[in-house]
Molecule: Glycine riboswitch aptamer
Organism: Syntrophomonadaceae bacterium
C1' cells in the first nucleotide's frame, strides 16, 4: 500500500563575501582580505555503563569518568567572493524502492 523514510531527476524560488596587479582578454592567474547554504569536521542537555561517598542493605541522592549524542550553531579542510554555473532549504511534478 490512495505508499512512510531514504535515493534519483525535471520545473519555480534561492542568500553571503573584495580590492589591487598580471594578462589581447567577459578566459585565466597572483597577493592580501573575506563568505557559509555543496560536501566535510566539532559538541549541549541527555544517555548505555563504571567508580567513589551517604545508607545495616536495597532503592534513592551527590560527585567524577565516559559510549552514544542535533542544527540553519561552530570550524573554514574543501568550496565560493562580476555574469553564467553551482548551492542548503521550500514548493511542485515524475521515477525507483517497499515499512
Nucleotide at each position: 500500500a490512495u505508499g512512510a523514510c531514504c535515493c534519483c531527476g525535471g520545473u519555480g524560488g534561492g542568500a553571503g563575501a573584495g580590492u589591487c596587479c598580471c594578462g589581447a582578454g567577459u578566459a585565466g592567474g597572483g597577493a592580501c582580505g573575506c563568505c557559509g547554504a555543496a560536501g566535510g569536521a566539532g559538541c549541549a542537555a541527555u544517555u548505555a555503563u563504571u567508580c567513589a561517598c551517604c545508607c545495616g542493605g536495597c532503592a534513592g541522592g551527590u560527585g567524577a569518568a565516559g559510549u552514544a549524542g542535533a542544527a540553519a550553531c561552530u570550524c573554514u579542510c574543501a568550496g565560493g567572493c562580476u555574469u553564467c554555473a553551482g548551492c542548503a532549504c521550500c514548493a511542485u511534478c515524475g521515477g525507483a524502492u517497499g515499512a